[in-house]
C1' cells in the first nucleotide's frame, strides 16, 4: 500500500422487578444546556432544563369509610438483562497479503 475485521451515542423485541391509573409519565412543538466508535472536527438521531398544546382503562375481592392492600388489566409508562440493528470524513487499532 490493499483487503478484512473490531468499536458509538441509540433503536427494536423478549423477560425480571417497578411506575401510574387520585395521571405522572410516553409522544408533540419552541427555548437552553449538555454528551455522542480510540482521537478530532461534525451532520442526524440522543438526553437534562424550563415553557405550551393535547390526551388515556379499569375490574373484582378484602379491610374499613380518608383511603389502603392484594389480583387481573391498561400506559405508543421506568431501569436493568439477553438478542438482533448500529457513525458518513480523516487520522489511529486488529488481522491477512
Nucleotide at each position: 500500500a490493499u483487503c478484512a475485521g473490531a468499536g458509538u451515542a441509540g433503536c427494536u423485541a423478549u423477560g425480571u422487578c417497578g411506575c401510574g391509573u387520585u395521571a405522572a409519565g410516553u409522544g408533540a412543538c419552541c427555548g437552553u444546556c449538555c454528551a455522542u466508535g480510540g482521537g478530532a472536527a461534525g451532520u442526524u438521531g440522543g438526553g437534562g432544563c424550563g415553557g405550551u398544546a393535547c390526551g388515556a382503562a379499569c375490574a373484582c375481592a378484602c379491610c374499613u369509610u380518608g383511603g389502603g392492600u392484594g389480583u387481573g388489566g391498561c400506559g405508543g409508562u421506568g431501569c436493568c438483562a439477553u438478542g438482533g440493528c448500529g457513525c458518513g470524513u480523516c487520522c489511529g487499532c486488529u488481522g491477512a497479503u
Predicted 3D model of a 97-nucleotide RNA (THF (Tetrahydrofolate) riboswitch aptamer) from an Acholeplasmatales bacterium. NCBI's taxonomy places the organism under Bacteria, Bacillati, Mycoplasmatota, Mollicutes, Acholeplasmatales. Rfam family: THF (Tetrahydrofolate) riboswitch aptamer. About the family: Tetrahydrofolate (THF) riboswitch was first reported for Ames et al. as an RNA motif in 5' untranslated (5'-UTR)regions of folate transport and biosynthesis genes in Firmicutes genomes. The model forms 94% of the base pairs in the Rfam consensus.